[in-house]
RNA sequence: GGAGGGUCACCGCCGAGUCGACGUCCGCGUCGAGCCGGGGAACCAGGUUCUCGUGGGGUGAAUCCCCGGGCCGGUCGACGCAGGAAGUGCCGCGUCGGCCGCCGGGGUAGGGCUGCUUCCGGCCCGAAUCCGUCAGCUAACCCGGUAGGCGGCGAGGAGAGAGGUU
Numbered sequence: 001g002g003a004g005g006g007u008c009a010c011c012g013c014c015g016a017g018u019c020g021a022c023g024u025c026c027g028c029g030u031c032g033a034g035c036c037g038g039g040g041a042a043c044c045a046g047g048u049u050c051u052c053g054u055g056g057g058g059u060g061a062a063u064c065c066c067c068g069g070g071c072c073g074g075u076c077g078a079c080g081c082a083g084g085a086a087g088u089g090c091c092g093c094g095u096c097g098g099c100c101g102c103c104g105g106g107g108u109a110g111g112g113c114u115g116c117u118u119c120c121g122g123c124c125c126g127a128a129u130c131c132g133u134c135a136g137c138u139a140a141c142c143c144g145g146u147a148g149g150c151g152g153c154g155a156g157g158a159g160a161g162a163g164g165u166u
Stems, first nucleotide, its partner, number of pairs: 010152005018033006034146006044136001055134001056131004064107006072101010083091002110125005116161002118158003
């Protein structure tokens, strides 16, 4: 001197996830405001009951389609094999095919960033998880959440507009 990492402050991004007061064992807790989500009439929608189920439902932008993987899992059907046990069908193995899930790839409904906003252009996401057989909408009313994860020497162009300072 450079790369990388950590802590504090500040600035910024996704998101409802912020602010204030009091308390604190300094990890957080309680209350309130703001924001967010769920349950819940009439009308409307729906509409016999029971059983079955790969049931149904919520948060979220995160849905849907195609191709591939059977040397990934489950399930259904056909054919074949062999034994067990049994009385009309059960269990096991193999092959083929379908479906569901999972994995990989491509696309997509939809969503985000580009540092005041808009347009153009550019760059990304297109997950995860919860309830537990149960919920349509829904006034009054009732219940709950207020997390987590990232980035910061970098910053595209144009027009219009807004704000602040001197």